[in-house]
Context: one part of a larger RNA
RNA sequence: GCCAACGAGUUAUGGUCUGUAGCAAGGCUAAGCCCAUGGCGGAGCCGAAGCGAAAGCGAGUCUGAACAAGGCGACCAUAGUUGCAGGCCAUAGACCCGAAACCGAGUGAUCUAUCCCUGUCCAGGUUGAAGCCUGGGUAAGACCAGGUGGAGGACCGAACCGGUGUGCCUUAAAAAGCGCUCGGAUGAGGUGGGGAUAGGAGUGAAAGGCUAAUCAAACUCGGAGAUAGCUGGUUCUCCCCGAAAUAUAUUGAGGUAUAGCCUUGCGCAUCUGGCUGCCGGUGGUAGAGCACUGAAUGGACUAGGGGGCCCACCAGCCUACCAAACCCAAUCAAACUCCGAAUGCCGGCAAGCGAUAAGCGCAGGAGUCAGACUGCGGGAGCUAACUUCCGUGGUCGAGAGGGAAACAACCCAGACCAUCAGCUAAGGUCCCUAAGUACCGGUUAAGUGGGAAAGGAUGUGGGGGUGCACAGACAACCAGGAGGUUAGCUUAGAAGCAGCUACCCUUUAAAGAAAGCGUAAUAGCUCACUGGUCAAGCGCACCUGCGCCGAAAAUGUAACGGGGCUAAACCGGUCACCGAAGCUAUGGGUGCGGGAUUCUUCCCGCGCGGUAGGGGAGCGUUCGUUGCGGUGUGAAGCCGGAUCGGCAAGGGCCGGUGGACGGCAACGAAGUGCUUAUGUUGGC
Numbered sequence: 001g002c003c004a005a006c007g008a009g010u011u012a013u014g015g016u017c018u019g020u021a022g023c024a025a026g027g028c029u030a031a032g033c034c035c036a037u038g039g040c041g042g043a044g045c046c047g048a049a050g051c052g053a054a055a056g057c058g059a060g061u062c063u064g065a066a067c068a069a070g071g072c073g074a075c076c077a078u079a080g081u082u083g084c085a086g087g088c089c090a091u092a093g094a095c096c097c098g099a100a101a102c103c104g105a106g107u108g109a110u111c112u113a114u115c116c117c118u119g120u121c122c123a124g125g126u127u128g129a130a131g132c133c134u135g136g137g138u139a140a141g142a143c144c145a146g147g148u149g150g151a152g153g154a155c156c157g158a159a160c161c162g163g164u165g166u167g168c169c170u171u172a173a174a175a176a177g178c179g180c181u182c183g184g185a186u187g188a189g190g191u192g193g194g195g196a197u198a199g200g201a202g203u204g205a206a207a208g209g210c211u212a213a214u215c216a217a218a219c220u221c222g223g224a225g226a227u228a229g230c231u232g233g234u235u236c237u238c239c240c241c242g243a244a245a246u247a248u249a250u251u252g253a254g255g256u257a258u259a260g261c262c263u264u265g266c267g268c269a270u271c272u273g274g275c276u277g278c279c280g281g282u283g284g285u286a287g288a289g290c291a292c293u294g295a296a297u298g299g300a301c302u303a304g305g306g307g308g309c310c311c312a313c314c315a316g317c318c319u320a321c322c323a324a325a326c327c328c329a330a331u332c333a334a335a336c337u338c339c340g341a342a343u344g345c346c347g348g349c350a351a352g353c354g355a356u357a358a359g360c361g362c363a364g365g366a367g368u369c370a371g372a373c374u375g376c377g378g379g380a381g382c383u384a385a386c387u388u389c390c391g392u393g394g395u396c397g398a399g400a401g402g403g404a405a406a407c408a409a410c411c412c413a414g415a416c417c418a419u420c421a422g423c424u425a426a427g428g429u430c431c432c433u434a435a436g437u438a439c440c441g442g443u444u445a446a447g448u449g450g451g452a453a454a455g456g457a458u459g460u461g462g463g464g465g466u467g468c469a470c471a472g473a474c475a476a477c478c479a480g481g482a483g484g485u486u487a488g489c490u491u492a493g494a495a496g497c498a499g500c501u502a503c504c505c506u507u508u509a510a511a512g513a514a515a516g517c518g519u520a521a522u523a524g525c526u527c528a529c530u531g532g533u534c535a536a537g538c539g540c541a542c543c544u545g546c547g548c549c550g551a552a553a554a555u556g557u558a559a560c561g562g563g564g565c566u567a568a569a570c571c572g573g574u575c576a577c578c579g580a581a582g583c584u585a586u587g588g589g590u591g592c593g594g595g596a597u598u599c600u601u602c603c604c605g606c607g608c609g610g611u612a613g614g615g616g617a618g619c620g621u622u623c624g625u626u627g628c629g630g631u632g633u634g635a636a637g638c639c640g641g642a643u644c645g646g647c648a649a650g651g652g653c654c655g656g657u658g659g660a661c662g663g664c665a666a667c668g669a670a671g672u673g674c675u676u677a678u679g680u681u682g683g684c
Base pairs, nucleotide, nucleotide: 001684002683003682004681005680006679011092012091013090014089015088016087017086018085019084020083021082022081023080026046027045028044032040033039034038050057051056060072061071062070063069095233096232098230102223103222104221105220106219107218113197114196115195116194117193118192119191120190121189122187124156125155126154127152131148132147133146134145135144136143160184161183162182165180166179167178168177199215201211202210203209236618237617238616239615240614241613246259247258248257249256250255260368261367262365263364264363265362266361267360268359271354272358274353275352276351277349278348279347280346281345282344287339288337289336293333294332295331297329298328299327302323304322305321306319307318308317309316371396372395373394374393375392376391377390378389379388380387401412402411403410416588417587418586419585421584422583423582427578428577429576430563431562432561436575438574439573440572441571442570443569449565455549456548459546460545461544462543463542465540466539467538468537476533477532478531479530480529482506483505484504487501488500489499512527515526516525517524589608590607591606592605593604594603595602596601619673621670622669623668624667625666626665627664628663630661637657638656639655640654641653644651
């Protein structure tokens, strides 16, 4: 992992509601007892009266001085009670499994820690302390040398004890090992035997180490089914309805309570509720505005200030400085408003729509309190986030189907079942791939389409505007482009062209005291400007459609799903077709409403996606009671069977196997249904 079996809302008591049965202003007995499927037993409980803290009073009573007033009752009205069954609640382990832990009583020091007693072990080699002896030395010493001697948590290194580094092993040979290497090896050494100390306790050269493969509190049994607002699991079928992820509170935030939203029953209502229209009301948002509160730009004006001048003091003058108030112009605001919508909200109506009341009340049962994305209005953030927090709609959640290549939350559309029938939606119609290689007009040349900004550009289409132009424009070509004069100043020089100042006059068809290049300065080459040649349009800016550049990323084209496309791209228009579980058609099922009815059928209408969850109806298993059957002429069980009827759970029937029990109907009672709990046990 697979298969099989086992495996989870039970029982008791009390309460509450519903159903059902008995009796009913009453209902029922409990313990116990007896002649025991029945009876006796009325103690007691609930109900028929309440109010008050109570004494107590009583259709009233309490507060009160009150025959005010008010509270709770009575009045109208009636219903209870006892079983049984079911839903739910409470108390119990209370649907099942699961802790980490806590406490009690015990068991452990054959592992290990420390200690005590008693034994035992340490090859070999090296070094050579003190002391002593001899000699030297000294006044005597000290001291020196040699010898002797054999000290040491001394040295090297086996046994022994350890465990440094590394390789292997890592479903191991081994629940800590093996190889190589390494530390200690007369010591705070190793080790045998005997003994001591223990669970908040021991022991610890101290690591929270060790205390029997277990240690920040051992192990065993018990309290014990501890508790678990947590995780997991919770077993047959069909039918109807169908949520929530919010508010408030919470030692509250992944829990819970109440409300909200769902469901079931009963009741209420001349249309209750909803939508539209109209009417009345409400408000300070969008927008706008500057009248208030503030912000803020320029100007004018002008206090105050700064600066300068002047000034013995007092004063005075100037100011391209700063600047209040006032004025003009132009602005800004969630916490500004002289204004002010659209929506919304509340109410009304002999109105309209809508017809299976979608509403309200009471009662039983819930679940929900982590929501998600998306459009719109906002806050936070970076006008970041598959971000976060509100509001308002949608969808998912709990929604299948079609489209978006794939893709909960986007677009279309809400799946009762069947059909080898039809029409459509979104989206599509060259091939993959169902349907137009459809039509008309235009655009794009970039594979733009099929990713992107500021910015850049004689890309190209459309539009209006403006200027020049046959008295000849624009471009090109030919020619001129002069004189005073090298203007003056400056300067080494400054001659149109370093710089400063001025920018005149003349001759002209025209020609700047010069727009550029150039020279040391001149020179030289162009330009402006003018004439000619040529001959028809030429400039400029703006608005707008489509395109171009800007454009670098990590496995592989890879920014159309692909092929491929110049239309099979884009814009506008037209007709046709495809396309879904939508709609239609035909047949069938079922819920609810209505109508018939021979009373169990028929007809009509509207419904039938669904998680949590509520409600309803059934199937099957084991056992019991009663009745009826089957069975050695073969029970149950097991195996097989395009077969039968049932929507289904399942039930028949037939064949084989098997070899002794089994079924049906009605009712009753449950150890009553398994794919999942890293479920339990077994098998493989």
The part of an RNA shown here (large-subunit ribosomal RNA, domain II) has 684 nucleotides and comes from a soil metagenome. The prediction has a mean pLDDT of 87. RNAcentral holds the full RNA, with entries from SILVA.